[in-house]
Context: one part of a larger RNA
RNA sequence: UGACGGGGACCCGCACAAGCAGCGGAGCGUGUGGUUUAAUUCGAUGCGACGCGAAGAACCUUACCAGGGUUGGACAUGCCGGCAAAACUCUCGGAAACCGGAGGUCCUUCGGGGUGCCGGCACAGGUGCUGCAUGGCUGUCGUCAGCUCGUGCCGUGAGGUGUUGGGUUAAGUCCCGCAACGAGCGCAACCCCUGUGGUCGGUUGCAUGUAUCCGAGCAGACUGCCACGAGUAACGUGGAGGAAGGUGGGGAUGACGUCAAGUCAGCACGGCCCUGACAUCCUGGGCGACACACACGCUACAAUGGUCGCGACAGCGGGAAGCCAACCCGCGAGGGGGAGCUAAUCCUACAAAGGCGGCCACAGUUCGGAUGGUAGGCUGCAACUCGCCUGCCUGAAGUCGGAGUUGCUAGUAACCGGGGGUCAGCACACCCCGGUGAAUACGUUCCCGGGUCUUGUACA
Numbered sequence: 001u002g003a004c005g006g007g008g009a010c011c012c013g014c015a016c017a018a019g020c021a022g023c024g025g026a027g028c029g030u031g032u033g034g035u036u037u038a039a040u041u042c043g044a045u046g047c048g049a050c051g052c053g054a055a056g057a058a059c060c061u062u063a064c065c066a067g068g069g070u071u072g073g074a075c076a077u078g079c080c081g082g083c084a085a086a087a088c089u090c091u092c093g094g095a096a097a098c099c100g101g102a103g104g105u106c107c108u109u110c111g112g113g114g115u116g117c118c119g120g121c122a123c124a125g126g127u128g129c130u131g132c133a134u135g136g137c138u139g140u141c142g143u144c145a146g147c148u149c150g151u152g153c154c155g156u157g158a159g160g161u162g163u164u165g166g167g168u169u170a171a172g173u174c175c176c177g178c179a180a181c182g183a184g185c186g187c188a189a190c191c192c193c194u195g196u197g198g199u200c201g202g203u204u205g206c207a208u209g210u211a212u213c214c215g216a217g218c219a220g221a222c223u224g225c226c227a228c229g230a231g232u233a234a235c236g237u238g239g240a241g242g243a244a245g246g247u248g249g250g251g252a253u254g255a256c257g258u259c260a261a262g263u264c265a266g267c268a269c270g271g272c273c274c275u276g277a278c279a280u281c282c283u284g285g286g287c288g289a290c291a292c293a294c295a296c297g298c299u300a301c302a303a304u305g306g307u308c309g310c311g312a313c314a315g316c317g318g319g320a321a322g323c324c325a326a327c328c329c330g331c332g333a334g335g336g337g338g339a340g341c342u343a344a345u346c347c348u349a350c351a352a353a354g355g356c357g358g359c360c361a362c363a364g365u366u367c368g369g370a371u372g373g374u375a376g377g378c379u380g381c382a383a384c385u386c387g388c389c390u391g392c393c394u395g396a397a398g399u400c401g402g403a404g405u406u407g408c409u410a411g412u413a414a415c416c417g418g419g420g421g422u423c424a425g426c427a428c429a430c431c432c433c434g435g436u437g438a439a440u441a442c443g444u445u446c447c448c449g450g451g452u453c454u455u456g457u458a459c460a
Stems, first nucleotide, its partner, number of pairs: 001460002003457003007454007015444002019408005026299008034290002042053002064285007073123001077122008088103004093098001106113002125274002128272003134268002136263003139259001141257001146185006152161003165176003191251004196219002199216004206209001222245001225239005301401001305360006317348003322341002327336003367398001372393007414436007
């Protein structure tokens, strides 16, 4: 000087408390451990691994396994010699890859050129190892309020001072004081979205001229005004006006550093290793296994509910190898059909919860939907391993969950549906959108994490 303390003082944070909804019990989905396996590819492992890399494992992907092939290579560049175009088409064998056979045959200024095959050379290739050799990127402490420097001053020195103190703030924010005076990286502001107004411009929008809406730029909020708090300041409390107050709400933005944190499998890269194989192609299988254990979700256990009928109200988005209307067929998934749309025009697209009315009366039920049977539909070369959806039948566990544990302070939680990316197909995941819309916060003793000062130390 730090770090640490079941030392002290002060102060923060959904940290506790106060509340609301859950998880932990059930069934199912997904991830992981374990076990199994020819293989169940690899990585991630307290917080900060476990719906994580996966924003899409039937083949492909794919890195794993079995079997069948290739060897200058599936891919790049160059040189030498020889030969021929190669592609492509047909065909025997074959699961395909591939191998064998036949056909086929480029430009030329005739010097040659491009491409391919054979032989040779230099090389290719590796998702093989090392994230304890690295770059880059990322997580975390933490959006926490800190981390430093120049000069001066103090100290033999490490170092201190500044940055401590008194107030104040979300903040090393600001004020006052002070051997310090200044400055930098952080904080804040500048950026984006949203809430109000007016201006200009608007078709495809709304409508008959601008009240919705869209676009652009502008104004507005600054403790500016008033009162109080005290002895000044910073500041705090209340009030007026205002669409909005005291950082209005949200986002982007992550200081010096810590964890030899994570990633050699995104990429790059040092070293090491393989070279008729640790490279590469193909078929099939596996990544989907199942006595178990954990993590995160979905659906429920019902009557503020279930079901049937009627009938309201969104916003964000996406669409040309695409979105797909009307109409017809089908109980339905879906099929036919073909209009419109390069999209404020057309389509997706009926939002659902909610409202009105009928039935069900507390029951393992008209709750719940697992599991199984069967008949179909769709995508795709192909749904056996291993896709999604529909109809009928089947109807399991489950009557609110032990110890424990998670999220959330307002348009939030909770509940409800919608869209998008990935994608041929497949979403209970992820990202976004709107609809309905709460309860509670006395307080900081305690648990967890953090900040400042101080104290002890045999630790560094």